[in-house]
RNA sequence: GGGGAUGUAGCUCAGUGGGAGAGCGCUUGCUUCGCAAGCAAGAGGUCGCCGGUUCGAAUCCGGUCAUCUCCACCA
Repeated sequence: GGGGAUGUAGCUCAGUGGGAGAGCGCUUGCUUCGCAAGCAAGAGGUCGCCGGUUCGAAUCCGGUCAUCUCCACCA
């Protein structure tokens, strides 16, 4: 330098055009003498960034950044 993959909640991930979600974690309440477990409720996201297409984009297109990986080049 070229190709490929990944980027979504604190963590691990799903969601491939129209409601942003799950598990774990966190907060509060119930239960207990207390803790844990269990049950109920809740908070937490401008979907890496910029632009384009579309009535509508996490999703499609272009660029860019980061990480991983393969190839090439130099020494």